[in-house]
Molecule: c-di-GMP-I riboswitch aptamer
Organism: Desulfobacterales bacterium
RNA sequence: ACAUAACAAAGCCAAACCAAUUGUAAAGUUGGGACGGAAAGUCACGGGUCUCUUCGACGACAAAUUUACUUACCAUUCGAUUAGAUAGCCGGAUUGCAAUU
Numbered sequence: 001a002c003a004u005a006a007c008a009a010a011g012c013c014a015a016a017c018c019a020a021u022u023g024u025a026a027a028g029u030u031g032g033g034a035c036g037g038a039a040a041g042u043c044a045c046g047g048g049u050c051u052c053u054u055c056g057a058c059g060a061c062a063a064a065u066u067u068a069c070u071u072a073c074c075a076u077u078c079g080a081u082u083a084g085a086u087a088g089c090c091g092g093a094u095u096g097c098a099a100u101u
């Protein structure tokens, strides 16, 4: 100097939820608050998840019409596309505290 694990010390961060606020939304910010975290510091590079725009496919219920065929709209779902979010989803990159073994 680097890496790993355990035991200490000093500390650090802050889930859910609540209030205010920004945003179409996902979500973010501030304050309170602690579920937890050895990187729960930083970075959207890869994957995943979520939101939004547009298009396509399938198309329930209801409605209209009918001798019959059917009709446009349409929930949900899936795919493609556009732009975002998520680092406390995983991987990766990068930086970092501490005494002993």
Stems, first nucleotide, its partner, number of pairs: 005101002012037002017032006035088001041094003045091003048086004054080004063071002